A computed fold for a 1409-nucleotide RNA from an uncultured bacterium, annotated as small-subunit ribosomal RNA. Rfam family: Bacterial small subunit ribosomal RNA. The prediction has a mean pLDDT of 81.
RNA sequence: UUAGAGUUUGAUCCUGGCUCAGGAUGAACGCUAGCGGCAGGCUUAACACAUGCAAGUCGAGGGGCAGCAUGUCCAGCAAUGGAUGAUGGCGACCGGCGGAAGGGUGCGUAACGCGUGAGCAACAUGCCCUAUACAGGGAGAUACACCAGGGAAACUUGGUCUAAUAUCCCAUAGCAUUCAUUGAAGGCAUCUUUAAUGAAUUAAAGCUUCGGUGGUAUAGGAUUGGCUCGCGUGACAUUAGCCAGAUGGUGAGGUAACGGCUCACCAUAGCAAUGAUGUCUAGGGGUUUUGAGAGGAAGGCCCCCCACACUGGGACUGAGACACGGCCCAGACUCCUACGGGAGGCAGCAGUGAGGAAUAUUGGACAAUGGAUGGAAAUCUGAUCCAGCCAUGCCGCGUGCAGGAAGACGGCCUUAUGGGUUGUAAACUGCUUUUAUACGGGAGCAAUAAGGGUUACGAGUAAUCCGAUGAGAGUACUGUAUGAAUAAGGAUCGGCUAACUCCGUGCCAGCAGCCGCGGUAAUACGUAGGGGGCAAGCGUUAUCCGGAUUUACUGGGUGUAAAGGGAGCGUAGACGGCAUGGCAAGUCUGAAGUGAAAGCCCGGGGCUCAACCCCGGGACUGCUUUGGAAACUGUCAGGCUAGAGUGCAGGAGAGGUAAGUGGAAUUCCUAGUGUAGCGGUGAAAUGCGUAGAUAUUAGGAGGAACACCAGUGGCGAAGGCGGCUUACUGGACUGUAACUGACGUUGAUGCUCGAAAGCGUGGGGAGCAAACAGGAUUAGAUACCCUGGUAGUCCACGCCGUAAACGAUGAUUAUUAGGGGUCGGGGAGGGACAACUCUUCGGUGCCGCAGCCUACGCACUAAAGUAAUCCCCUUGGGGGGUACGUUCGCAUGAAAGAAACUCAAAAAGAAUAAAACGGGGACCCGCCCCCCCGGUGGAGCAUGUGGUUUAAUUAGAAGCAACGCGAAGAACAUUACCAAGUCUUGACAUCCCAUUGACGGCAGAUGUAAAGUAUGUUCCCUUCGGGGCAAUGGAGACAGGAGGUGCAUGGUUGUCGUCAGCUCGUGUCGUGAGAUGUUGGGUUAAGUCCCGCAACGAGCGCAACCCCUAUGUUCAGUUGCCACCUGGCCGAGAGGCUGGAGCGCUCUGGAGAGACUGCCUCUUACAAAAGGGGAGGAAGGUGGGGGGGAGGUCAAGUCAGUAUGGCCCUUAUGGCCAGGGGUGCACACGUACUACAAUGCGUGCUACAGAGGGAAGAGAGUCCGCAAGGAGGAGCCAAUCCGAUAAAAGCACGCUCAGUUCGGAUUGUCGGCUGCAAUUCGCCGGCAUGAAGCUGGAAUCGCUAGUAAUGGCGCAUCAGCUACGGCGCCGUGAAUAAGAUCCCAGGCCUUGUACACACCGCCCGUCAA
Repeated sequence: UUAGAGUUUGAUCCUGGCUCAGGAUGAACGCUAGCGGCAGGCUUAACACAUGCAAGUCGAGGGGCAGCAUGUCCAGCAAUGGAUGAUGGCGACCGGCGGAAGGGUGCGUAACGCGUGAGCAACAUGCCCUAUACAGGGAGAUACACCAGGGAAACUUGGUCUAAUAUCCCAUAGCAUUCAUUGAAGGCAUCUUUAAUGAAUUAAAGCUUCGGUGGUAUAGGAUUGGCUCGCGUGACAUUAGCCAGAUGGUGAGGUAACGGCUCACCAUAGCAAUGAUGUCUAGGGGUUUUGAGAGGAAGGCCCCCCACACUGGGACUGAGACACGGCCCAGACUCCUACGGGAGGCAGCAGUGAGGAAUAUUGGACAAUGGAUGGAAAUCUGAUCCAGCCAUGCCGCGUGCAGGAAGACGGCCUUAUGGGUUGUAAACUGCUUUUAUACGGGAGCAAUAAGGGUUACGAGUAAUCCGAUGAGAGUACUGUAUGAAUAAGGAUCGGCUAACUCCGUGCCAGCAGCCGCGGUAAUACGUAGGGGGCAAGCGUUAUCCGGAUUUACUGGGUGUAAAGGGAGCGUAGACGGCAUGGCAAGUCUGAAGUGAAAGCCCGGGGCUCAACCCCGGGACUGCUUUGGAAACUGUCAGGCUAGAGUGCAGGAGAGGUAAGUGGAAUUCCUAGUGUAGCGGUGAAAUGCGUAGAUAUUAGGAGGAACACCAGUGGCGAAGGCGGCUUACUGGACUGUAACUGACGUUGAUGCUCGAAAGCGUGGGGAGCAAACAGGAUUAGAUACCCUGGUAGUCCACGCCGUAAACGAUGAUUAUUAGGGGUCGGGGAGGGACAACUCUUCGGUGCCGCAGCCUACGCACUAAAGUAAUCCCCUUGGGGGGUACGUUCGCAUGAAAGAAACUCAAAAAGAAUAAAACGGGGACCCGCCCCCCCGGUGGAGCAUGUGGUUUAAUUAGAAGCAACGCGAAGAACAUUACCAAGUCUUGACAUCCCAUUGACGGCAGAUGUAAAGUAUGUUCCCUUCGGGGCAAUGGAGACAGGAGGUGCAUGGUUGUCGUCAGCUCGUGUCGUGAGAUGUUGGGUUAAGUCCCGCAACGAGCGCAACCCCUAUGUUCAGUUGCCACCUGGCCGAGAGGCUGGAGCGCUCUGGAGAGACUGCCUCUUACAAAAGGGGAGGAAGGUGGGGGGGAGGUCAAGUCAGUAUGGCCCUUAUGGCCAGGGGUGCACACGUACUACAAUGCGUGCUACAGAGGGAAGAGAGUCCGCAAGGAGGAGCCAAUCCGAUAAAAGCACGCUCAGUUCGGAUUGUCGGCUGCAAUUCGCCGGCAUGAAGCUGGAAUCGCUAGUAAUGGCGCAUCAGCUACGGCGCCGUGAAUAAGAUCCCAGGCCUUGUACACACCGCCCGUCAA
C1' cells in the first nucleotide's frame, strides 16, 4: 500500500485508440480582493547597456608632506598670510598582503565533466599549528620629487637626485637538493625507507611604545588542490567502419607530478555490432514532482562539483589564475577625438532599452554573521542582515454569534389566486470585539571590542566581573476606548460529475474536455430565480506524472483484431542430460569503512496554532574491503549412457540430376474418296470453303503434355514432384544394440534454395495465348462471348528473389482421456505363403473429453492446453509500404523505411438475428402466373386531378394505400376564395353600470345593390320594498379566427393483412447481445392438430361463440295465405270478384333441431394428426356470405368534423352584405357511362322479383297534353294505401352488313318543372340536326359459382339537379384451372452481407464549388 468512467454497434463481447475525474508548477491570463506570517520572483535575447555603488587595506616597511587639524615662530589691530614634518594624520609614489575568496550565469561540454568507490611507492599546498636552527658584512639602482619637453586626450620622453621589510653580491651550511661507494630493513613490478663516507650548490629584514612583532631554512601536522583507475551517467544504424602522434617501445625534453604531454628513432599497432566514428540534444549531482511500487518527468530557490565572464587566442605575476570589476593580440560593437590617436565590457547590486504571455527598489545598515588588511583602533564589504513591490505559492485569521414565523415585502415558479421557494434568511431583540480606528506602554536580537578589576599557575595565557555600540523600529507584542461597526467573490448545474426551472433565441447567435447541444415548447446557447461545490480566492491556458497492464522487469501480445521471417544450413551469442571431486566468479551470510549538510520519515521542542524553524533518531534499498558457507548457476578434472550420432540388416516412395525411349491426341504437309457447306453462339457475325473446305482413308513431319491407375494416397526443408527404362545420388522409416560418449537445441549478421510472371544470350515453336486485329453484346464496351494472333509457355546457360510463398499457426523438448479410417515397417496369434485378431513404431486425415480462447474454434500431425529454451515481429486509422538517402539488380524493381498533415475519433475482429436486403437456396401460399371470360388504353360524353389562366379560379388528399377521394347533392346560401361597401365589446358566452318595457311579429314610411334606419302597436310575478326576463346605450375584462403547426397532441381512419403470426413466466444453454420454447418429421385455411425434442406452461392472435342465408320441426295467424267447407254476385263455360269459416300450404317472426371427419374403406412411419374415396343427408369436411383486424410498420391521413397545447391577428387574419369565382381551357392523366352493332336494333303483344321509401310526404282511379307535365284528391303515419308497369327473357313482324332503321355527340327551335332567382350555371320533354366511332399500339385491370358477364329496381343526400357516381336488391347466368417454370406480394427455415435512415442502403473515381 493498487478504485474507475465516457466514446466504434440496432444491440453484444473483445481488440484498440481518443477523452475525463487526481496531484504538481519560478507560471501566465480573466474576474474579484480584508489582514498577517513564512517563502519565491527574466524560464525569453550568454541581447545591448546610461548612472551610482560591488576590493581594498597597512604610516608598527619606506621616501616624503599637496591638502586638513593642532602646536611653535614671524608679519599684521584683526581677518589673514608666511615659516616649521614638530604632533595627529595622510593624496599620489616605492614596498607587503589581498584582488584565484565572496557574488553571477548555464554559453560550451556526452567528457574521468558529474556521481560513487578506490589509488598516487608519481605530486603541490600562502595564511594557521608544532618542532629545530639561524639572521655576519657589503653594494649599486629606482619610483615619487625637481628641471626641460611631446600630445586634443589617454598618456609619455629626456635629464638631475634619494630611501626601504624593493633589488643584488660575499660569508656561514649540522638541515636540504643532486651525484658516487658500502651496509641494513620493507614493499606493489618499476621501487621505497634508512645508516655511514666523500664531492658540488643554495638563506635571511627589519620595525618597535621594548611588552612584542616580522624574516630565513628544514621537518611534521592540518587544510586546500592536482593527477590516475573500476562502475554508472542521452537520442539516432536512413551515422559502419574510425585513427598517422594515431597504438606501443627506447632515449631525451618539459611539468609540482605520471603520461605521446612534446620531440628523435624503431615497430604497426589501437578502437568497433557489449555500437567505434559521425550528427543532434544537454551542465552533472544532492534532490523536486508523480506513482501502490517498479518506473516516468524535471534539475527553479538552497547545498556540492564543473564550465564561463563581449567573441576567439595567449601567456605574465603568484602558494594558487591562463585570472568577471588584471595584462597582451585579433575580431565585432559602443563611446571620445583637434582625425594623428584613444577608452570600454552589469552572466556583481539596483536600474534602462529590447525581446516576451511574463518576473520587483537606481532603498537602509555594517547592529548581527562572515570575509580582506592591520598589533590594534579601525577601514572596506550591493557577501550579508533588513525594509519596499507582487494573492506567485504554502499556512493561519476574519467578514459575526444567539434568539426571532405575520413563514413579511419583493423576486421566481405554478395545476391560477390557492400554493411552493428564496427562508430564520431579513426586519426586530440580546451578546461578543479577533480584525478595524484612536490614544498609551513597548521588546528580544548585544555576544562583547579598546581598556580596567579579581582568581589560578609554568608569567602570559585561561576563567570571571565591569565596560561604547540596533539598520530593521516605536516594528513585534500588549493595555484602554468606540461600535456589527471596516471586509465575498469567481466558476459551475445534459452524461461522465455534486447541483433545475422560467423566459428569450430558432442549425441564428452561440456552447463544447469527450460524447455532443441549437432547425419554435433547449435542465447543454443568453439572462433570471433557485441549487450543489470551493472560498480571498475562483476559473481558464500551458507543461509534467498518474489513471495507461497504452512499451508490459514487476506486467502485454502475434490462426482470424497490429504482429511468425517464403524455406533451410550455420557463425557469434543465449540456453543445455546423469553421477563424483576441487575452486569460489555469480549467490547467501557476518563485520568494517563510506553513502556531506539540507531535504524525506518518526519522536520531541520553539514562534498564541499552522506554515516555518531547531534538536535527536531512522532511512539513504548503493559502492569498497574483509571473515565464512558450497545447495544452485559457473569453471576445472576424470567418469556414465537415457539426448545426439555411427555401424549392421531390411522394405516403401511422382525426392533430385542426366541420358534414352513409348503410345494416344492436336496441328501441319502429301495423296485418295467426296460435295457445299463448315465453324461458332443465348442468337449471330467476323473466319475457312467450288483455286474443293468440313467429313473420311493412307503416309509423313514436328513440338508439347503424359488419359486410365489416382486415393483428404506417397516423397521433399520450403518452392514443388506424375508415361516407361537405365546410371548417379539425398533424406526419412523399421529392426538390432556393436561403437562414440553430451558431440545437443535455437540462431542476429552471413550463405544457399526459392512458384508464376519478367529480363539477357542462343535454340525451339504443335497446342494454348497477354498485347494487337476483326465480329458481336451494349447507351457506350478500350470487358465478359466468338474468329484470328505475337511475345511467352518448351530447352541450355545466366539473372530476378517476389506470391493469399497459407495451416494466414517459427523451431526444438517434455507432458495431458479416448474412438474409428488410411499409408510404410516390426512382433504375437491364426490359418491356406490368405483373410482375420491383438499389439508396437513412424506418417496422413476425421470426430471428440479435460483445458484454452473475445468468439469462431484448437484439442497426440505431440496443440491455439500445461511448461521450458532460442529467434523474427507488433503498439489507433489514414498519409504509406509512399518520399528521401542507402544497399542489391541489365532493367522492371526488391530490401530496409520516415515525417508533415489529417480523422469536430475512430479504424478493426468475432459473434447475435431482434431486423432488412440478395438478379442466394429449400418449402409453402395468394386470381400471383398459367387456362377461360369480360374490360381499360383508341372514340364521344360525364366526373376527379395536374397544368395553365385568372381579381379569385378557397383549401386538403399524392406510388400501391391521392385522382366519381372528404363531397349521402357548389345557381343564392353552403363558402373557407376575389373585388367593392359596411361594423368595432362585436353575429355568439359570462360579468358590471345606466336607461327603457319591451324584443319578436304585424302595419306602414324611408333608403340603398344589400345589410340598415325611424314611427305606431303590445311584458310577467309581487309581501308593493322589489324581483324575473328582454332590449338599447356605455366601460373593460373578453368574445371571435375554415389563421399556422397532423413533425406538439387526443380521438379516429388507411395500409402491410384476415397475412399467421407476436409475446410472457419459470427452467436450461451462452461472458454477453441472445437462444431454447416458436426449430425438426408430418399435416392444415391457420403457431390448425399430432409425433419427437431441455423444455414445461401461459397470454394476444387463428378457430369457435354473433348476424344473414340454405332444410325440417314447433308456436302464433293480421294488414299475410286460400287447399278443404260454405253464402252472395258476374260469367255460356273455365273461372273470377266479394263474404263466412279456417291456418293445411306460402309467408311472416319467436323457439328449437341439424354437420361432428360421427360411419365405411384406402394412404401415411404396422401410430397419431390428417388426407383421398364412399354411404347417408337439405347441406360434408370452415356449407355460402358478413361482422370481427394480434404485436407492430409507414413522424401514413386528418388542427377544414369535433376536441386540444404553444404561437399568431384583435377598427382585423374577426362580423355583416350583394355580386363574382370554385363550372374558367392549348393540353396531360385517372375513374365511369354510351357505343361501334344482327347472340343486334326498332315496333307491337306478353310473364315472373326482391329490398327499401312515404305526411311541409308518396300520391291511385278519372280527365287534359304527342310528351315532359297539368287539373283533381280516393285510400294510406303503411305485411292493408301509394310510388309501381320490373327489365333482360318469351311471342310476332321489320331491318340484311351499310357509318346503316348502328351510334347518339353537337346544334337550332318550341315547351315543362323546381326555386326569390335557372345569364355565367339546373334537370326533363317534343320536333329537327345526326359528329367521332367499324372492337382500339406499347402496356394494363377484374374474376374460381349463383362467381364473371348481363338486365332492370330501390334508397340516402335533396326545393330542384350535373346520379352515367355511391350504397343496396333481385332476375338471367357461363367458361376455365385442380397446376407451380416464370412475374408480383407474403410466410417459415437456411445462407451471405463492409447494410441498420436498413438496397430508394452503402460506396469508388473524376470534375466543380
About this RNA:
The RNAcentral record of the sequence draws on ENA.